[in-house]
């Protein structure tokens, strides 16, 4: 310093639960639902707001509290743009222009069968099939710039 292997920890639609529903028990009272994947950890700090896509659903993805990797400003760092370098200037974030169209790729729970468990509720297990965003590819349009410096 680099490889492999175990073994934990962490991975944020996450955590709660006072409304509400639902079982359960004469009542007291106990318990059960309450977010389904994708994406996404900005380079780094500060501050703001309080979060991107679709599925699926006639109690809950309803409401509430927190928390969040999302958005916006600033500084700093750094990549692109004037063959080079400094400053500035535009824009983006280590896959480092922007906008428009096309295309390729990709999910889960829900429903339903099946299994297994509970007094219930309700949770869990195993099963097909289906997405938009962002990313990426392609076409197009839009930009791709000022001074200074040194070399040729």
């Nucleotide at each position: 310093g680099g490889g492999a292997g175990a073994c934990g920890g962490u991975u944020a639609g996450c955590g709660c639960c006072a409304g509400g529903a639902c079982c359960g028990g004469a009542g007291a009272c106990g318990g059960u639902c309450g977010a389904c994947g994708a994406g996404g950890g900005a380079u780094g700090g500060c501050a703001g707001c309080g979060a991107u896509c679709g599925a699926a659903a006639g109690a809950c993805u309803c409401g509430g509290c927190g928390g969040a990797u999302g958005c916006u400003g600033c500084c700093a760092c750094g990549g692109u743009u004037c063959a080079c370098g400094g400053c500035g200037g535009a824009u983006c974030g280590a896959c480092a222009g922007g906008g428009a169209g096309a295309g390729a790729g990709c999910a889960a729970a829900a429903a339903g069968c099946a299994g297994a468990a509970u007094c219930a509720a309700c949770a869990c297990u195993g099963u097909a099939a289906c997405a938009g965003a962002g990313g990426c590819c392609c076409u197009u349009c839009c930009a791709u710039c000022g001074c200074c410096g040194a070399a040729g």